[in-house]
Context: one part of a larger RNA
RNA sequence: GAACGAACGCUAGCGGUGUGGAUUAGGCAUGCAAGUCGAGCGUGAAAGCCUUCGGGUGAGUAAAGCGGCGAACGGGUGAGUAACACGUAACUAACCUGCCUCAAAGAUCGGGAUAAUCAUUGGAAACGAUGAAUAAUACCGAAUGGCCCUCCCGAGAGGCAUCUCUUGGGUGGUAAACGGUAGCUUCGGCUUCUGCUUUGAGAGGGGGUUGCGGACUAUUAGCUUGUUGGUGGGGUAACGGCCUACCAAGGCGAUGAUGGUUAGCGGGUCUGAGAGGAUGAUCCGUCACACUGGGACUGAGACACUGCCCAGACUCCUACGGGAGGCUGCAGUCGAGAAUCUUCCGCAAUGGGCGAAAGCCUGACGGAGCGACACCGCGUGUAGGAUGAAGGCCUUAGGGUUGUAAACUACUGUCACGCAUUAGGAAUGCUUUACCGUUAAUAGCGGUAAGGUUGACCAACGCGAGAGGAAGCACCGGCUAACUCCGUGCCAGCAGCCGCGGUAAUACGGAGGGUGCAAGCGUUGUUC
Numbered sequence: 001g002a003a004c005g006a007a008c009g010c011u012a013g014c015g016g017u018g019u020g021g022a023u024u025a026g027g028c029a030u031g032c033a034a035g036u037c038g039a040g041c042g043u044g045a046a047a048g049c050c051u052u053c054g055g056g057u058g059a060g061u062a063a064a065g066c067g068g069c070g071a072a073c074g075g076g077u078g079a080g081u082a083a084c085a086c087g088u089a090a091c092u093a094a095c096c097u098g099c100c101u102c103a104a105a106g107a108u109c110g111g112g113a114u115a116a117u118c119a120u121u122g123g124a125a126a127c128g129a130u131g132a133a134u135a136a137u138a139c140c141g142a143a144u145g146g147c148c149c150u151c152c153c154g155a156g157a158g159g160c161a162u163c164u165c166u167u168g169g170g171u172g173g174u175a176a177a178c179g180g181u182a183g184c185u186u187c188g189g190c191u192u193c194u195g196c197u198u199u200g201a202g203a204g205g206g207g208g209u210u211g212c213g214g215a216c217u218a219u220u221a222g223c224u225u226g227u228u229g230g231u232g233g234g235g236u237a238a239c240g241g242c243c244u245a246c247c248a249a250g251g252c253g254a255u256g257a258u259g260g261u262u263a264g265c266g267g268g269u270c271u272g273a274g275a276g277g278a279u280g281a282u283c284c285g286u287c288a289c290a291c292u293g294g295g296a297c298u299g300a301g302a303c304a305c306u307g308c309c310c311a312g313a314c315u316c317c318u319a320c321g322g323g324a325g326g327c328u329g330c331a332g333u334c335g336a337g338a339a340u341c342u343u344c345c346g347c348a349a350u351g352g353g354c355g356a357a358a359g360c361c362u363g364a365c366g367g368a369g370c371g372a373c374a375c376c377g378c379g380u381g382u383a384g385g386a387u388g389a390a391g392g393c394c395u396u397a398g399g400g401u402u403g404u405a406a407a408c409u410a411c412u413g414u415c416a417c418g419c420a421u422u423a424g425g426a427a428u429g430c431u432u433u434a435c436c437g438u439u440a441a442u443a444g445c446g447g448u449a450a451g452g453u454u455g456a457c458c459a460a461c462g463c464g465a466g467a468g469g470a471a472g473c474a475c476c477g478g479c480u481a482a483c484u485c486c487g488u489g490c491c492a493g494c495a496g497c498c499g500c501g502g503u504a505a506u507a508c509g510g511a512g513g514g515u516g517c518a519a520g521c522g523u524u525g526u527u528c
Base pairs, nucleotide, nucleotide: 001528002527003526004525006524007523008522009521010520013378014377015376016375017374018373019371020370026334027333028332030331031330032329035069036068037067040066041065043063048057049056050055076289077288078287086213087212088211089210090209091208092207095206096205097204100202101201102200103199104198105197106196108142109141110140111139117132118131119130120129121128122127148173149172151170152169153168154167155166156165157164158163179193183190184189215261216260217259222252223251224250227249228248229247230246231245232244233243234242264286265285266284267283268279269278270277271276291312292311293310294309295308314325315324316323317322342368344367345366346365350364351362352361353360354359381411382410383409384408391402392401393400394399415469417464418463419462424458425457429453430452431451432450433449434448435447436446437445438444472517473516474515475514476513477498478497479496483512484511485510486509487508493500494499
C1' cells in the first nucleotide's frame, strides 16, 4: 500500500447492488417448511335453508380410510474425515437405474381377504383389542409366450487371463384390461387419450477400481493376525477378506509405515510485476452429518434432517400403570460472545412434487424489512461580491490572518418532502370465436389466428414549494502533507519506530490556524 462475512470510538443526508451467527455441531417456547390424485376403490356426514312434518335441499359436497406417485429432490451445517473424501485422467469383458424418449410383442381364466364402517370393549392419555360386512390399478393362484433369465449340449466371429457377441435344441418365471370423452348404434362394437406386462436401445443419474496431485510432526521407528495370498462356500446390482472354513506365511516401512496434532475438498478469493504466499464467507460442483451411539425395514434409489426399532443423556405430560420430543430448514428465543437481521408479503415470475387438466402444495424461490457491513453513484448549492466588516487568534502594536469566507445581490432546483400518474417484469394456462387436421361424425382430441382473464413487490417522467432539511473525522517533531500562542512542569500525559515532558514543549492538554480523507474518518485484529 491492498484486502476483510470484521469489531470498537466519534459522526451521519439519499439511492442502487451485494452481503450479514465466523464463538456453544450449546439448549429451544410458538407458527410454518411435503404433499397430491375422485380420470384407481368402497364409504359418506353436519350446520344452515325450505317443509304438506313424511321429508327435501345442503350433497354424493366436506371428511376419514384403502391404493398410486412423491416424500432419497429441494433447504441447512462443517462436527467428523489426512481418506480413492476431493481434484484430474482413465477403466468397468465386474455393475444398477423409477419417471422420460424410441422400437418390438402382449394383456386369457379365476380366487380369498382387509381398512374405512357398525357392534362390544381396554386405557388418564398415547394408542388399541375382539366380532361382523365390503371394494379396487391392493393381494394371490393357474394358463400362454419370446429375441428374457437358469442349467446342459453344439457352431461361428472377436477380444483384454477370466471372457464377449451372433446362432441352433431340452427345464423354471409375467400382466390390471383399469378409467374416462363423445356420437352412431344392427346393443356386437367403432374413435380418442392414458395407465399395465415383457424385452431391446437411448438420455440423464448412480455404484465400484486405478495412476497422479495437494497439511505438520522422528522429542512417533518399527507396524499388522482377516493381517498378505490361495482354495471351497456364502453374500452383493457388481469385483473384492466383504464374510466364513481350511491351507501357506506373508504384507507395509527411512521415497517416512504406524502413531500423534490439525483440517471438509475443489472451481475460486486476497495479495503480488510475476514466481509464490495466505485462504476456502457469499455463488457453483462434491463429500460428510442430522440430540449421541447402533440397526435394519420399505423402495428404482436411504441404512433415510421434519420415517421405524433399540440403548443413552436431556426436556415435557401423567390418574405413577405409562407416554411424547429432537430448528446443523425459515423466522424467532435464551445462553456464551467484541460481534451478525423480520416470529414480514406472495406463489405474480423461475423451478420442483402430484394430477388428463383445472388446480393444490412449495420459509425452494421471487420480494419487502433491519444493519454505513462492503462497493458504486449523487447531494449538502451556483455566480458576483473589499469599507478586505464585526468577532476570534497572533503581533515587533504598524499590522497580519481567518478571508470572497460571511453579510448583500442575482440565479438554479439534483436528492429528501408533497400532489398527480403510468410502463415493464406476463410467458403460459384457462376461456370465447373462426378455420384446418383426425374421424362415419357437426362429439371428442390436436393445431393455427384474434379477443378476454392472471402482479406479492418495485421505477422513471410531470407539477408544486423553497437555499430552505443535509459535514464530519483523524493528524500537524522526523519517517509524513501540515505551526503558533496559552496551560502544565520527568507531573499530568503521549507513543507505530526513533523518542517527547525536570519553567519559553511546533511531540502532553486547550485554542487559533493548517494538512489529509470525506458520509465517512480513525483505532484494533488478520493476510499478502

This is a predicted structure of a 528-nucleotide part of an RNA (small-subunit ribosomal RNA, 5' domain) from an uncultured prokaryote. Its Rfam family is "Bacterial small subunit ribosomal RNA". The coordinates come from a structure-prediction model, not an experiment, and the mean pLDDT is 80. RNAcentral holds the full RNA, with entries from ENA.